[in-house]
RNA sequence: UCCGAAGUAGCUCAAUGGCGGAGCAACCGGCUGUUAACCGGUAGGCUGUCGGUUCGAGCCCGACCUUCGGAG
Numbered sequence: 001u002c003c004g005a006a007g008u009a010g011c012u013c014a015a016u017g018g019c020g021g022a023g024c025a026a027c028c029g030g031c032u033g034u035u036a037a038c039c040g041g042u043a044g045g046c047u048g049u050c051g052g053u054u055c056g057a058g059c060c061c062g063a064c065c066u067u068c069g070g071a072g
Base pairs, nucleotide, nucleotide: 001071002070003069004068005067006066007065010024011023012022013021018055026042027041028040029039030038048064049063050062051061052060
């Protein structure tokens, strides 16, 4: 320099172009002699950045950034 993959909650991952969810973690409560486990609930997101397409974009397109892999 070129090619490919990935980037979504604190972590691991979902989401057919049509209201962004789950598990774990955190917090509150229940249960218990207490802790753990178990059960219920709450909070937590400008979907890497900037543009474009569209009535509508996490999803499609372009550039860039970061990480990983490959080629030279």
A computed fold for a 72-nucleotide RNA from a Bacillota bacterium, annotated as transfer RNA.
The sequence was found in a public genome assembly.
It matches the Rfam family "tRNA". The family's RNA type in Rfam is transfer RNA.
The source organism's lineage runs through Bacteria, Bacillati and Bacillota.